[in-house]
Predicted 3D model of a 581-nucleotide part of an RNA (large-subunit ribosomal RNA, domain I) from a Desulfobacteraceae bacterium.
The full RNA is in RNAcentral, with records from ENA.
Taxonomically the source falls in Desulfobacteraceae (Bacteria, Pseudomonadati, Thermodesulfobacteriota, Desulfobacteria).
Context: one part of a larger RNA
RNA sequence: AGCACAGGGUGGAUGCCUUGGCAUCAGCGGCCGAAGAAGGGCGUGGCAAGACUGCGAAAAGCCUCAGUCAGCUGUCUAGCUAGCUUAGCUGGGGAUUCCCGAAUGGGGAAACCUGCCUCGAUUAACUCGGGGCACUCCGAUUAUGUCGGAGGGGGAACUGGGUGAACUGAAACAUCUUAGUAACCUGAGGAAGAGAAAUCAACAGAGAUUCCCUGAGUAGUGGCGAACGAAAAGGGAAAAGCCCAAACCAGGAUAGCUAAGUGGGCUUGGAUCCUAAGCUAUUUUGGGGUUGCAAGACGCAAGAGGCAGAUUCCAAGGUCUGCCACAGAGUGAUAAAACUUUUCCUUAGUCAAAUGCUUCUGGAAAGGGCAACCGUAGAAGGUGAUAGUCCGGUAGACGAAAAGGAAAAGUCUCUGCUUGUGUUCUUGAGUACCACGGGACACGAGGAAUCCUGUGGGAAGUAGGGGGGACCACCCUCCAAGGCUAAACACCACUGAUGACCGAUAGUGAACCAGUACCGUGAGGGAAAGGUGAAAAGCACCCCGGGAGGGGAGUGAAAUAGAAUCUGAAACCUUGUGCUU
Numbered sequence: 001a002g003c004a005c006a007g008g009g010u011g012g013a014u015g016c017c018u019u020g021g022c023a024u025c026a027g028c029g030g031c032c033g034a035a036g037a038a039g040g041g042c043g044u045g046g047c048a049a050g051a052c053u054g055c056g057a058a059a060a061g062c063c064u065c066a067g068u069c070a071g072c073u074g075u076c077u078a079g080c081u082a083g084c085u086u087a088g089c090u091g092g093g094g095a096u097u098c099c100c101g102a103a104u105g106g107g108g109a110a111a112c113c114u115g116c117c118u119c120g121a122u123u124a125a126c127u128c129g130g131g132g133c134a135c136u137c138c139g140a141u142u143a144u145g146u147c148g149g150a151g152g153g154g155g156a157a158c159u160g161g162g163u164g165a166a167c168u169g170a171a172a173c174a175u176c177u178u179a180g181u182a183a184c185c186u187g188a189g190g191a192a193g194a195g196a197a198a199u200c201a202a203c204a205g206a207g208a209u210u211c212c213c214u215g216a217g218u219a220g221u222g223g224c225g226a227a228c229g230a231a232a233a234g235g236g237a238a239a240a241g242c243c244c245a246a247a248c249c250a251g252g253a254u255a256g257c258u259a260a261g262u263g264g265g266c267u268u269g270g271a272u273c274c275u276a277a278g279c280u281a282u283u284u285u286g287g288g289g290u291u292g293c294a295a296g297a298c299g300c301a302a303g304a305g306g307c308a309g310a311u312u313c314c315a316a317g318g319u320c321u322g323c324c325a326c327a328g329a330g331u332g333a334u335a336a337a338a339c340u341u342u343u344c345c346u347u348a349g350u351c352a353a354a355u356g357c358u359u360c361u362g363g364a365a366a367g368g369g370c371a372a373c374c375g376u377a378g379a380a381g382g383u384g385a386u387a388g389u390c391c392g393g394u395a396g397a398c399g400a401a402a403a404g405g406a407a408a409a410g411u412c413u414c415u416g417c418u419u420g421u422g423u424u425c426u427u428g429a430g431u432a433c434c435a436c437g438g439g440a441c442a443c444g445a446g447g448a449a450u451c452c453u454g455u456g457g458g459a460a461g462u463a464g465g466g467g468g469g470a471c472c473a474c475c476c477u478c479c480a481a482g483g484c485u486a487a488a489c490a491c492c493a494c495u496g497a498u499g500a501c502c503g504a505u506a507g508u509g510a511a512c513c514a515g516u517a518c519c520g521u522g523a524g525g526g527a528a529a530g531g532u533g534a535a536a537a538g539c540a541c542c543c544c545g546g547g548a549g550g551g552g553a554g555u556g557a558a559a560u561a562g563a564a565u566c567u568g569a570a571a572c573c574u575u576g577u578g579c580u581u
Stems, first nucleotide, its partner, number of pairs: 001580009015566001016531002020502002022499006029492002031154002039100003042056003046080002050076003062094007071084003105114003115133007135151006158189001159187005169176001173223001199206002210237004220228002241484003244428001248287010263274003266317006292462001294427004298422006305324007326416005338411010349398003355371003360367001372389002374378001381391002433457008443469001464479005518525002538565001541552004
């Protein structure tokens, strides 16, 4: 030095475990903010230096109302002291809530500095305390100022709109694809968007939108390459429909015109009034009205509850308004507010059955043995090993002073003509449509309909207009150029359940004081790190040593479970013995 056997050290693999994650489903909830948010800074404890949690100078808390309970004064963190005990803990409501931050009196290198007005503190000064003082937009009143309201900022994902790539694929690459994706900007909400047919369909019909399944990788598009890729019909989820503009009527305002046998005061007859109480134009308020088998207005005709009033006067007729009756509708999308009663749900909780022996092993019984019981409860968890009957739960049953929500009924509120007819009126215009240039439609200009529109042209008016994939005819179908609209659908938090999901190099980056330590000027990047034991019973005391560490003793079932702590592989280091050289 090598080999073999045995034993150590180092190291932290493996096994076992789980406080933490991941995924799916169900239920429930979903915006916060100038009444100062989100997020922070600084404080706050009897002993309290640091940190977490809570809280805010009223500071691990205050008030009140409920529930619960014999203990309590949060955690790392034991102890002392001083207390409380209708305390404490849990839940509803309320009070307080420093400074920064949209930050808003002005400034500023965030958590700091510094003003003006006014009120108060014995108040003149100093000082202190309360209130007000930013900007933009809108409204009112006014005349360049006041008053009132709104906005500003934040939000993981979801969502509407605007701008909009490239790598990539096409085995190169340019049309194409990636993709209207990523990214950026912007708006809104608990959802958003869409939405009550100028829609589809096919000679039969359907009847707003949204989402799922199917149709279907079909019909199609496509350097007909790569690739892209419908719709109708059918089955489900959920269901809900409405309002303006216009015609016309009435009132108001402004401007202009008009002397009547001729206009107006509802019509007819008579009387009588008006120079604006008439007419025209513009405008405004209210009524009316909202559609395709066209509808509505207006006029005429016919029919349809009661009473009262008005309509210059009288008579007749008509019209309008109010009340009653009758009918219908409604908790708000369709007009809008409030209240009462009942029931239910959520935010704390409550009750909840049934086993012993110690005979065995063991440190310990829940295990073995023997003998029982409950079960609408044998889900899962804990307890010194494996417990239906030990604990806490589970099946089942019950519970709210307060706050929030839901449903039903009522008070209440709102609405109410029908039919026929017409040489009358209205029914969304720089619109539809066309040309050129683009874009969207599964559809790349194609035979290219349909939708949007930058430029130019530019209708019809119900005897009208759009669509049915060039276009024309017939036929069918719908009514654009105004608007609103719940639910089903997306995402997330919470609660519960489940898992041929992970088990500490896995599973979230994070099982542990993690978006931390650390790195970077910054945007940003971003870790490692779990396990004594049933219980600290965490080794009193003695010895060696400066200590570290160790040897005894003791605890414990075990100390090769001693905190660098379960198990403790390999690499690597080493001791003893034997053999070989």